[in-house]
A computed fold for a 1475-nucleotide RNA from an uncultured Actinomycetes bacterium, annotated as small-subunit ribosomal RNA. Rfam family: Bacterial small subunit ribosomal RNA.
RNA sequence: AGAGUUUGAUCAUGGCUCAGGACGAACGCUGGCGGCGUGCUUAACACAUGCAAGUCGAGCGAUGAGAUCACUUCGGUGAAGGAUUAGCGGCGAACGGGUGAGGAACACGUGAAGAAUCUGCCUUCAACUCUGGGAUAACUCCGGGAAACCGGGGCUAAUACCGGAUAUGAGCCUUGAUCGCAUGAUCGGGGCUGGAAAGUUUUUCGGUUGAAGAUGACUUCGCGGCCUAUCAGCUUGUUGGUGAGGUAAUGGCUCACCAAGGCGACGACGGGUAGCCGGCCUGAGAGGGCGACCGGCCACACUGGGACUGAGACACGGCCCAGACUCCUGCGGGAGGCAGCAGUGGGGAAUAUUGGGCAAUGGACGAAAGUCUGACCCAGCGACGCCGCGUGCGGGAUGAAGGCCUUCGGGUUGUAAACCGCUUUCAGCAGGGAAUAAGCGCAAGUGAAGGUACCUGCAGAAGAAGCACCGGCUAACUAUGUGCCAGCAGCCGCGGUAAUACAUAGGGUGCAAGCGUUGUCCGGAAUUAUUGGGCGUAAAGAGCUCGUAGGUGGUUUGUUACGUCGGUUGUGAAAUUCAGGGGCUCAACCCCUGACUUGCAGCCGAUACGGGCAAGCUAGAGUUUGGUAGGGGAGACUGGAAUUCCUGGUGUAGCGGUGGAAUGCGCAGAUAUCAGGAGGAACACCGAUGGCGAAGGCAGGUCUCUGGGCCAAUACUGACACUGAGGAGCGAAAGCGUGGGGAGCGAACAGGAUUAGAUACCCUGGUAGUCCACGCCGUAAACGGUGGGCGCUAGUUGUGCGAACCUUCCACGGUUUGUGCGACGCAGCUAACGCAUUAAGCGCCCCGCCUGGGGAGUACGAUCGCAAGAUUAAAACUCAAAGGAAUUGACGGGGCCCCGCACAAGCAGCGGAGCAUGCGGCUUAAUUCGAUGCAACGCGAAGAACCUUACCUAGGUUUGACAUGGACGUGGUACCCGGGGCGAAAGCUUUGGGGACCCGCAAGGGAGCGUUCACAGGUGCUGCAUGGCUGUCGUCAGCUCGUGUCGUGAGAUGUUCGGUUAAGUCCGGCAACGAGCGCAACCCUCGCCUCCAGUUACCAGCGAGUAAAGUCGGGGACUCUGGAGGGACUAACCCGUUAGGGUGGGAAGGUGGGGAUGACGUCAAGUCAGUAUGGCCCUUACAUCUAGGGCUGCACACGUGCUACAAUGCCUGGUACAAAAGGAACCAAGACCGCGAGGUGGAGGAAAUCCCUAAAGCCAGGCCCAGUUCAGAUUGGAGUCUGCAACUCGACUCCAUGAAGCCGGAAUCGCUAGUAAUGGUAGAUCAGCUACGCUACCGUGAAUACGUUCCCGGGCCUUGUACACACCGCCCGUCACAUCAUGAAAGCCGCUUCCGCCCGAAGUAUCCGAGCCAACCGCAAGGGGGCAGGGUCCUAAGGCAGGGGUGGUGAUUGGGAUGAAGUCGUAACAAGGUA
Repeated sequence: AGAGUUUGAUCAUGGCUCAGGACGAACGCUGGCGGCGUGCUUAACACAUGCAAGUCGAGCGAUGAGAUCACUUCGGUGAAGGAUUAGCGGCGAACGGGUGAGGAACACGUGAAGAAUCUGCCUUCAACUCUGGGAUAACUCCGGGAAACCGGGGCUAAUACCGGAUAUGAGCCUUGAUCGCAUGAUCGGGGCUGGAAAGUUUUUCGGUUGAAGAUGACUUCGCGGCCUAUCAGCUUGUUGGUGAGGUAAUGGCUCACCAAGGCGACGACGGGUAGCCGGCCUGAGAGGGCGACCGGCCACACUGGGACUGAGACACGGCCCAGACUCCUGCGGGAGGCAGCAGUGGGGAAUAUUGGGCAAUGGACGAAAGUCUGACCCAGCGACGCCGCGUGCGGGAUGAAGGCCUUCGGGUUGUAAACCGCUUUCAGCAGGGAAUAAGCGCAAGUGAAGGUACCUGCAGAAGAAGCACCGGCUAACUAUGUGCCAGCAGCCGCGGUAAUACAUAGGGUGCAAGCGUUGUCCGGAAUUAUUGGGCGUAAAGAGCUCGUAGGUGGUUUGUUACGUCGGUUGUGAAAUUCAGGGGCUCAACCCCUGACUUGCAGCCGAUACGGGCAAGCUAGAGUUUGGUAGGGGAGACUGGAAUUCCUGGUGUAGCGGUGGAAUGCGCAGAUAUCAGGAGGAACACCGAUGGCGAAGGCAGGUCUCUGGGCCAAUACUGACACUGAGGAGCGAAAGCGUGGGGAGCGAACAGGAUUAGAUACCCUGGUAGUCCACGCCGUAAACGGUGGGCGCUAGUUGUGCGAACCUUCCACGGUUUGUGCGACGCAGCUAACGCAUUAAGCGCCCCGCCUGGGGAGUACGAUCGCAAGAUUAAAACUCAAAGGAAUUGACGGGGCCCCGCACAAGCAGCGGAGCAUGCGGCUUAAUUCGAUGCAACGCGAAGAACCUUACCUAGGUUUGACAUGGACGUGGUACCCGGGGCGAAAGCUUUGGGGACCCGCAAGGGAGCGUUCACAGGUGCUGCAUGGCUGUCGUCAGCUCGUGUCGUGAGAUGUUCGGUUAAGUCCGGCAACGAGCGCAACCCUCGCCUCCAGUUACCAGCGAGUAAAGUCGGGGACUCUGGAGGGACUAACCCGUUAGGGUGGGAAGGUGGGGAUGACGUCAAGUCAGUAUGGCCCUUACAUCUAGGGCUGCACACGUGCUACAAUGCCUGGUACAAAAGGAACCAAGACCGCGAGGUGGAGGAAAUCCCUAAAGCCAGGCCCAGUUCAGAUUGGAGUCUGCAACUCGACUCCAUGAAGCCGGAAUCGCUAGUAAUGGUAGAUCAGCUACGCUACCGUGAAUACGUUCCCGGGCCUUGUACACACCGCCCGUCACAUCAUGAAAGCCGCUUCCGCCCGAAGUAUCCGAGCCAACCGCAAGGGGGCAGGGUCCUAAGGCAGGGGUGGUGAUUGGGAUGAAGUCGUAACAAGGUA
């Protein structure tokens, strides 16, 4: 410090996610030791048991054990002494310890104030400590009660209680002086009022009053720190005053009276949440989150209320009352409060021992010893955290075995192990063994931790390693299993048979006594932006204006010192943090010193800037005068054109409407046309990126009233300004209310069409509405998608309205300067598009708004509205995206240009018939498999009777039909010939005969055969694991690269543009310049010519010869053959800049015809069954052999063909002319036989020699338009040929038979010239043949093309896009099903709060107090005083009635979200087919 994720790719926006750190944690797996910390975050839920606050006999009266002394009748008695103990009394119990429920508050923090206060014990100072009195508990007696406990009689003491004297001082009143900002304070004089206790007597310890200190407490104030406005108004002791009461003390704290205030947008009141802080975590910081442990403060102690005592409490281990709960009970009544330490139950994911000790520190009491102390010090449990240590170290290659992988060679685990040498920390055993101890006490003595830390010795590598991860982020890879299953997952995403992502294993990586997971917080996140973001299109400028508060504000001078700046003082507790140093062996931990503590307050100073105050100025702003443009606004009046309607005339059959129609209107006279009239609405031309207005908006003309702008001029005011939360006003259309009006148009509605449907688009009608008046509504893509104001920052140009100057007869024109409205453009900005003096540039001021998509601008609440609805405005849940700009493609029922038998123009077909062939389907034991739009279907197959053959049935074989290697056997063997049995054959079995080979003398080896082991074999699967080959777009003209340039980038440029071409062919231009693969050419063939060569081809001339014939001798001219060349890669003229076009010549002319040749790529196209090949599968079978069957099966549908339907034909006879190819298990002549297929026989031919060799055509005759002398299917019979074999299932021949069919619906194919059409010929495969197929060959030989609108395909450019699996795309809504969260809902059930009323415990205060009473007064009676008891005010709990808020639940219901393959349509994205 960043990274992953939206896209085909890119940039930016934006969310989600990850890597880091932390924790009082929990869970999973694992677990050696020690130190230091830490441990109910949940039920402030309920608690058994024990302990946690006592102490003092040196305050008091009692009690009086053991021991001692004396006496003794031996039972005991007495003395002094005093352990112990309940009670009275004193001090403490208000500390210490726990918890965080409540509380949004002077509760806390910080800083002040108390001249408005109190303070036990402690310290210092001053003074005093005299004299009396009456009770009471304990105890004893009696009584009640189950108990807790209580009542009565009698006795007694005190440092308990009470009276009196003294009183410096204290309080009150009065008086004087001094001081303070003030209320007042301090110091004097005079008057009035109230107090003491003993013990030891050696030190003492005490008590009282006063002053001061220290400590602690209380009160007040400034400032600071949560959410919510879907809480906007709150308040009656409320705000203030006077007086009184009360308190330690101020104060409405309380009361009486008086006044009517007080608080609030700087957030009152209400609601929710929360103990606050030092600090802790994180962060670079600013911040954000938290408030466990430690420390300070607060609050609470079962819940609520209350006071008492006391220096201090409204009191955790005190009291009273009420309530809930628990326990005891003899049922009458009592007892209790762990949020102290342990512990229990419960809750929970989860949190410890009913331990030891007062040795230390601290506390209470005591004169002290000492007692008490679950505070504390220690120990125990828990890897809960931090820190430290260990599980060994060094050698050791045969790189052992085993595991895993493997290309089978090896690699890896791995110096790892074994083995050798060494060491002994920790744990273990044994011996020694602390400090902490200071103090107290006459002394003795005193350590919980602990026989612990630590030291020494002993033995032995001995007792001690796991967890997570390994697709990217993110370090680390292979194998097997699984097969969208099981599973993983933080995000992206893996898994559908080759998974580095699941599971396991091997290996590796990271951390390590831990490692992972989950949860939470900060960070990354500049993703709430003060530091440090934005708002034209990504989320985001309010529809517009006015204006209140607020914020901001020109210029000069003076003053002040509030902000601001400097210095200084106090405080900012300690701990923490940081730095330096020190102590535990180190560290964690602990100690010391310093820094920091950014804050608050006081004082001194500075005065530039901001503010306040005062006085000025004129540049901002406003006013004045004179002009000026305008659909600015309101009202009244008025005009013509057009539509419609009415009346009348003319006139006749249609009109209207559409893509085409129909509904509709019309013979009762329409439409058309003429004239007249009525009525409403809107204002053609001018008219314009022209004008005006704040926006909405504003358009015939005239008049009246009225707002604003601009220009020029100068006088006046003197900052009067800008913005603007709330607020107010204006505000299109639609809509609403009332009343008018209503021509045209026209939601709804009706009808007609269209359509699968058509609740639409189109047509005919038509109501609200549109218009006017008044009132509401308050919203729009109210858009420049751009808030307002001011200043600054190149220009060019057009236009509206002014002014000045120049020019000018005028009209024009020019220059300058303002103000509007536009276009282009520099810098700059921007993600880009774009903006650019009218900013989206550079700055300042103010306001509004945004923070992922959906849910949702929705629900609830509130306000407004007559309603419709508007404004304000969430959450649950869900997704990993949604969205912007630009790029490349693809696509469009977008555009421009161009091409192609693409259409058109033609010719001939297919689709109908029969047959052939292939496919589907069906059938079957099997009908083997593959190919499936074009680009499968006469395709693989250039030939299925057996074989082929892969399929089926049946019968056999198992190292195999075939290959290689090892081992063993065989030598009478391999191999050849023959026979028998079973059998369909294969095979099994049996038997006879012959009988080898190579090396070597031999042994033996090789080859062969047999047995056996490795293995063979598979047309089994996967063409979506592959190679290779092929099809297709397409012989279309395209596809790319290097360098440069442009762009942030994807990319662009080049390759676009203007011409031209068959062509990215060429030319010109151009930020491009070049190049490659394609095009073309080079290659083959045909067409013309030349040369060479002539046999088997040819024959002009010469000769011979035949019935005829290059037949023969010859020839080398011609044709031809096959080699080499030439020719058009060019020359001439015209047009054009060029490319190119035209003409001529020429056998051939603009690629001369044809072929071969197929760019980058697309289709997971086809092929594992041509071959090859990874992986998987079978191995007496999915291998292999054999026989028979099947691939030929037939209600049907389709493709491709053949033959026809006839007269341009058919039949018969005669007759003419090819090219190319093939031939030895072959082609086969002449001859003979057969009607024929063919047979017999065989000359010739391994071929320019022999064989095979045309048909249409032409000539002649017949047929005469018929299902025929057309057509030939089907069937019967008889044959021929091939072959082991023609039954399933061959071809051909002859005789006979003679079906459908008379030119073919919708639809559809081919072809542009030697082409289509038509005619025959040959070849491959092949024994034969299903060939009518395929591949070649020649003969005869057309028609048409105006043209590119349309259909199909393609190319270039451009445009739109929400597509990128790319339109066979994407995608919307209802319905149906499932799940989830949520709103409404008759109600039901809680919680909380308010108002009114009733009742009213305990208790303070107050009043009464006839009953009762020791202290004082009094001779007494009595008085004073006190107590019980009672009344009143207040009041907790409770009750009655009614509101507010909030939560749960609720039949039913509403929408929402989500869910591989449901239904209906097609709304949107292209002009998305109605933008």